The RNA shown here (FMN riboswitch aptamer (RFN element)) has 137 nucleotides and comes from Thermacetogenium sp. UBA4966. It was read from a public genome assembly, where an Rfam model found it. The organism belongs to Thermacetogenium, within Bacteria.

[in-house]
RNA sequence: AGUGUCCUUCGGGGGAUGGUGAAAAUCCACACCGGCGGUGAGAGCCCGCGAGCCGGCAUUUAUUCUUCUUAAAUGCCCCGGUUGAUCCGGUGAAAAUCUGGAGCCGACAGUUAAAGUCUGGAGGGGAGAAGGGAAUU
Numbered sequence: 001a002g003u004g005u006c007c008u009u010c011g012g013g014g015g016a017u018g019g020u021g022a023a024a025a026u027c028c029a030c031a032c033c034g035g036c037g038g039u040g041a042g043a044g045c046c047c048g049c050g051a052g053c054c055g056g057c058a059u060u061u062a063u064u065c066u067u068c069u070u071a072a073a074u075g076c077c078c079c080g081g082u083u084g085a086u087c088c089g090g091u092g093a094a095a096a097u098c099u100g101g102a103g104c105c106g107a108c109a110g111u112u113a114a115a116g117u118c119u120g121g122a123g124g125g126g127a128g129a130a131g132g133g134a135a136u137u
Base pairs, nucleotide, nucleotide: 001137002136003135005133006132007131008130009129010128015030017029018028019027031117032116033106034105035049036048037047038046044104045103052082053081054080055079056078057075058074059073060072061071062070086102087101088100089099090098108120109119110118
């Protein structure tokens, strides 16, 4: 220094502003926010990952005489699917990442009315980050 392994800690931000209305932090106006790794140079919108959602499969429970069917719950791990959005000028060896400008996007469930910003699953999970132990090359 490399490799696999074990342990610990960390690991998501943002409106109780105005208007309309019986009712909106959901509409309209304005404001605000940006996980992780990579990439010739620093990225919400380039590539990939994560949470969520759908399905599979497994287990358990209920139903049933039994099986099947059906339903529910659980699954840190496994498999498949789905999952948003950017351009122009400038600098430079190099930037869709910097800089100037103009744009765009944002899971599921809930709600007197439609949610990136409220409430909830979440005091959860997690891409991964840092540190440490023993081993091995």